[in-house]
Context: one part of a larger RNA
RNA sequence: ACCUACGAGUCACCGUCGCCGGCGAGGCUAAGUGCGAGGACGCACGGAGCCGAAGCGAAAGCGAGUCUUAACAGGGCGCUGAGUCGGCGGAGGUGGACGCGAAACCAAGUGAUCUACCCUCGGGCAGGUUGAAGGAUGGGUAACACCAUCUGGAGGACCGAACCGGUAAGCGUUGAAAAGCUUUCGGAUGACCUGAGGGUAGGAGUGAAAGGCCAAUCAAACUUGGAGAUAGCUCGUACUCCCCGAAAUGCAUUUAGGUGCAGCCUCGGGACAUGUACCGCGGAGGUAGAGCGACUGAUAGGAUGCGAGGGCUUCACCGCCUAUCAAGUCCUGACAAACUCCGAAUGCCGCGGCACGAAUCCCGGGAGUGAGGGCGCGGGUGCUAAGGUCCGCGUCCGAGAGAGGAACAACUCAGACCACCGGCCAAGGCCCCCAAAUGCGGGCUAAGUUGAAGACCAUAACGAGGUGGGAUUGCCUUGACAGCUAGGAUGUUGGCUUGGAAGCAGCCAUUCAUUUAAAGAGUGCGUAACAGCUCACUAGUCGAGUGAUCCCGCGUGGAUAAUAAUCGGGCAUAAGCCCGCUGCCGAAGCCGUGGAAUGUCGCUUAGAGCGGCAUUGGUAGGGGAGCAUUCCGUAGGCCCUUGAAGGUGCGUCGCAAGGCGUGCUGGAGGCAUCGGAAAAGCAAAUGUAGGU
Numbered sequence: 001a002c003c004u005a006c007g008a009g010u011c012a013c014c015g016u017c018g019c020c021g022g023c024g025a026g027g028c029u030a031a032g033u034g035c036g037a038g039g040a041c042g043c044a045c046g047g048a049g050c051c052g053a054a055g056c057g058a059a060a061g062c063g064a065g066u067c068u069u070a071a072c073a074g075g076g077c078g079c080u081g082a083g084u085c086g087g088c089g090g091a092g093g094u095g096g097a098c099g100c101g102a103a104a105c106c107a108a109g110u111g112a113u114c115u116a117c118c119c120u121c122g123g124g125c126a127g128g129u130u131g132a133a134g135g136a137u138g139g140g141u142a143a144c145a146c147c148a149u150c151u152g153g154a155g156g157a158c159c160g161a162a163c164c165g166g167u168a169a170g171c172g173u174u175g176a177a178a179a180g181c182u183u184u185c186g187g188a189u190g191a192c193c194u195g196a197g198g199g200u201a202g203g204a205g206u207g208a209a210a211g212g213c214c215a216a217u218c219a220a221a222c223u224u225g226g227a228g229a230u231a232g233c234u235c236g237u238a239c240u241c242c243c244c245g246a247a248a249u250g251c252a253u254u255u256a257g258g259u260g261c262a263g264c265c266u267c268g269g270g271a272c273a274u275g276u277a278c279c280g281c282g283g284a285g286g287u288a289g290a291g292c293g294a295c296u297g298a299u300a301g302g303a304u305g306c307g308a309g310g311g312c313u314u315c316a317c318c319g320c321c322u323a324u325c326a327a328g329u330c331c332u333g334a335c336a337a338a339c340u341c342c343g344a345a346u347g348c349c350g351c352g353g354c355a356c357g358a359a360u361c362c363c364g365g366g367a368g369u370g371a372g373g374g375c376g377c378g379g380g381u382g383c384u385a386a387g388g389u390c391c392g393c394g395u396c397c398g399a400g401a402g403a404g405g406a407a408c409a410a411c412u413c414a415g416a417c418c419a420c421c422g423g424c425c426a427a428g429g430c431c432c433c434c435a436a437a438u439g440c441g442g443g444c445u446a447a448g449u450u451g452a453a454g455a456c457c458a459u460a461a462c463g464a465g466g467u468g469g470g471a472u473u474g475c476c477u478u479g480a481c482a483g484c485u486a487g488g489a490u491g492u493u494g495g496c497u498u499g500g501a502a503g504c505a506g507c508c509a510u511u512c513a514u515u516u517a518a519a520g521a522g523u524g525c526g527u528a529a530c531a532g533c534u535c536a537c538u539a540g541u542c543g544a545g546u547g548a549u550c551c552c553g554c555g556u557g558g559a560u561a562a563u564a565a566u567c568g569g570g571c572a573u574a575a576g577c578c579c580g581c582u583g584c585c586g587a588a589g590c591c592g593u594g595g596a597a598u599g600u601c602g603c604u605u606a607g608a609g610c611g612g613c614a615u616u617g618g619u620a621g622g623g624g625a626g627c628a629u630u631c632c633g634u635a636g637g638c639c640c641u642u643g644a645a646g647g648u649g650c651g652u653c654g655c656a657a658g659g660c661g662u663g664c665u666g667g668a669g670g671c672a673u674c675g676g677a678a679a680a681g682c683a684a685a686u687g688u689a690g691g692u
Base pairs, nucleotide, nucleotide: 001692002691003690004689005688006687011095012094013093014092016090017089018088019087020086021085022084023083026051027050028049032045033044034043035042036041055062056061065077066076067075068074098236099235101233105226106225107224108223109222110221116200117199118198119197120196121195122194123193124192125190127159128158129157130155134151135150136149137148138147139146163187164186165185168183169182170181171180202218205213206212239626240625241624242623243622244621249262250261251260252259253258263369264368265366266365267364268363269362270361271360274359275356276355278353279352280351281350282349283348289342290340291339296336297335300332301331302330303329304328307325308324309322310321311320312319372397373396374395375394376393377392378391379390380389381388402413403412404411417595418594419593420592422591423590424589428585429584430583431570432569433568437582439581440580441579442578443577444576450572451571462557463556466554467553468552469551470550471549472548473547474546475545483541484540485539486538487537489514490513491512494508495507496506520535524533525532596616597615598614599613600612601611602610603609627681629678630677631676632675633674637671638670639669646665647664648663649662650661651660652659653658
């Protein structure tokens, strides 16, 4: 892991609701007793007692009323007739109460053969080294002290086996081993090691103290019991079909992943034109917007300048000035969730009409939900960040399959009863992968731009004789624009400045005048300054358009992320982009044909029979109808060795759970029908046991 078996809403009592039945202003007996009998029952008796038929008040008490009260007022609770007993079912309560699961708590016991410490009696420590005190002899002293040599053999002394330990590394890690092996290392006469016997026990012991150890278990051992502790937590919870179908909100909560009430779902009963959409009419309102010479506040520029600051003046007052601040007023402009002179659209309320047709409301039984999420829109918060967060309106996912989007809960299209090798469309597509146009007409793009709706595929400011279109305007056959040829002069090197300044460092200026077809007291390059080149301007040549500004379309630079890139890919100059047209493809949508179920209406031979219409996605959950298993009654019956159950094939019936028939196997039991009762259905619980 698989297979097989086992494995989870049960039972008792209590009250409650529903269905069925008996009796009914009544209903019922309990224990017990008698009789009968077939495994535990039947019939009869038994009225004790219980519920109901009257309530109100604390009570006395009164009574269809009563209490409050001064009240014949008002108000509270009642009255204007249905219960009770039994059976079954739903949920609730009390119990272990659907099953499994703690960490723990308490009690009584069992443990010191492991280990900690202690007591008693024993045992062990190769070999080597060092050489304390003391002693002896000699020297030395007045005597000591002291010195030397020898002797001596101390030490939690030294080195190092046994022994005790366990420093470091490697190996081992389903090991040879639930702590080891190898190398290395510490102690090794001591607070040493060790044997045997004995002692201390669970909030207790023991501890050179690590919360260590107390039998592979220790921040409270182990065993049994209380015990099925408790678990607002996790997991699991078993056959089928049909109808309906949620919630993730509000308020409260030692409450926040729990619960109560309400909301939303379902089932039963009842009610009245209740409800919803649209139209018309009538209302309340202060949002969007707008506005502010209408308030509160905020506010940019200008004019004016009360007042202030600064300066001048003066003995002081007065007075004068101002690149400062600034009230108020005026002009121009603009802001506000907590501003409003104004003010919608929607929404909300009421009435009427029309459509739909129970969609509405009330009572009662049963729930689940009370972690929501994405998207669009209106906002708060945040950074006008987030797949962020908090509200509101809507929608979808949740609980929704199908098609599109390359893939992809919530984006687009569209709501799946079943079958069909039939048809039409939606979104989206029609070159190939890949169903359908290498379709038609017009334009744009030259960047592979692009071939990307968005979520989710990243810009932009800004730059540019890219290119197409539009608008306005200047010049132009009296010849424009570009090119080419020629001229581009004179007073004059203007004046000033300067070392110099001559068109061209700088300053000044009625930058003037002359000759001219035209030519600046000079557009740029250049020189130290001149020179030189060039431009404006003019003529000629040429012969038709040529400049400027603004707007729009498509493109271009800006362009930038970490393993190899790419539009889904191939690829494409359209198979890209824009405008228009025709056809086709495309889904579980719609239609067609056949079938099923549910609801309703009609008919009816009453057979749930036929027909019409509508409906039939679905998690939590409510309701309905069934299938199968075991046992009991039916059953002193039926089937069975001419072959039961079981196994394994085949056929057939039923929407399904499943049923029936039959071949083979098997070898002795099984059971129709209609009822009854449950140890009544397994894929999951790191489920339990066995097998492979």

Predicted 3D model of a 692-nucleotide part of an RNA (large-subunit ribosomal RNA, domain II) from Muribaculum gordoncarteri. The full RNA is in RNAcentral, with records from ENA.